Description
TPP riboswitch aptamer (THI element) from Sphingobium xenophagum NBRC 107872, 110 nucleotides, folded computationally. It matches the Rfam family "TPP riboswitch aptamer (THI element)". From the family's description: Vitamin B(1) in its active form thiamin pyrophosphate (TPP) is an essential coenzyme that is synthesised by coupling of pyrimidine and thiazole moieties in bacteria. Its mean pLDDT, the model's own confidence on a scale to 100, is 77. NCBI's taxonomy places the organism under Bacteria, Pseudomonadota, Sphingobiaceae, Sphingobium, Sphingobium xenophagum.
[in-house]
C1' cells in the first nucleotide's frame, strides 16, 4: 500500500401461535411460551379472513432470523411451546465508511 475489522451511515429480511371464556359480526377479558402474539391508522369485507403503511422486536452470508419438506418423527406438555431427528437438506435479506489491532500480506530500504 493492500486486505480482515469495529463503529456510523443508509439499505434490506422476516414472524405474530397455543388454550379458555363471554359475545354474535366484530370482537372484549383472561391462561401459557416467546426477543416479539398482531401496537396505530387505512382498505376490503361475513372470514376471529385478507392487504397496504408506519411503530417494536428479531435477522441479514461467520446467514437455524424466516420459509419448505412438514397437517412430518420420537419425547414432553391441557395445547402451543419445548427438547432431540431430519438437518454437513433445500431456500433466505449487504452496500458505503473503516479506529485500534491484526496478517508470518505485497513492495521498498538498511
Nucleotide at each position: 500500500c493492500c486486505g480482515c475489522c469495529a463503529u456510523c451511515c443508509c439499505c434490506g429480511g422476516g414472524g405474530g401461535a397455543c388454550c379458555g371464556u363471554c359475545c354474535g359480526c366484530a370482537g372484549a377479558c383472561g391462561g401459557u411460551u416467546g426477543a416479539g402474539a398482531g401496537g396505530c391508522g387505512g382498505c376490503u369485507u361475513u372470514g376471529u379472513g385478507g392487504c397496504c403503511g408506519c411503530g417494536a422486536c428479531c435477522c441479514g452470508c461467520u446467514g437455524a432470523a424466516c420459509c419448505u419438506g412438514a397437517u412430518c418423527c420420537g419425547g414432553c406438555u391441557a395445547a402451543c411451546a419445548c427438547c432431540g431427528g431430519c438437518g454437513u437438506a433445500g431456500g433466505g435479506a449487504g452496500g458505503g465508511u473503516c479506529a485500534a489491532g491484526c496478517g508470518c500480506g505485497c513492495a521498498c530500504u538498511c